[in-house]
RNA sequence: GCCGCCCUAGCUCAGUUGGUAGAGCAACGGUUUCGUAAACCGUCGGUCGUCGGUUCAACUCCGAUGGGCGGCU
Numbered sequence: 001g002c003c004g005c006c007c008u009a010g011c012u013c014a015g016u017u018g019g020u021a022g023a024g025c026a027a028c029g030g031u032u033u034c035g036u037a038a039a040c041c042g043u044c045g046g047u048c049g050u051c052g053g054u055u056c057a058a059c060u061c062c063g064a065u066g067g068g069c070g071g072c073u
Stems, first nucleotide, its partner, number of pairs: 001072007010025004019056001027043005049065005
């Protein structure tokens, strides 16, 4: 230099013919217990890397750009 993949909640990741974003764990509250843990119930938590474009509507499509990983030369 070229090619491919990845970036979504504090963490690990889902989310396809574009239709208003989810799970588990963690955190917090509650039930239970003499108490702790476990279990169960509930709550909180995200400008979907960034900027722009297309569209009635974008995590999703297009362009540019930042970061990470792998391959080739």